[in-house]
RNA sequence: GGCUCCAUAGUGUAAUGGUUAGCACGUUUGCUUUCCACGCAGAAAGUCCUGGGUUCAUGCCCCAGGUGGAGCCA
Numbered sequence: 001g002g003c004u005c006c007a008u009a010g011u012g013u014a015a016u017g018g019u020u021a022g023c024a025c026g027u028u029u030g031c032u033u034u035c036c037a038c039g040c041a042g043a044a045a046g047u048c049c050u051g052g053g054u055u056c057a058u059g060c061c062c063c064a065g066g067u068g069g070a071g072c073c074a
Base pairs, nucleotide, nucleotide: 001073002072003071004070005069006068007067010025011024012023013022018056027043028042029041030040031039048066049065050064051063052062053061
């Protein structure tokens, strides 16, 4: 340099194109405890960025550009 693939809460990971994007861990508030841990009940935190297309309706499908990462070829 060329090609292919990936990007969803802090981390990991789901979600036929359809109602408030779910789960686990973590964080945090309260209860419980002499204290901690465990347990219980809550809370916050989200689709990598931008533009366009398809559709009654896109996190999801299509196109273009950008960012980051992985693999293969040279």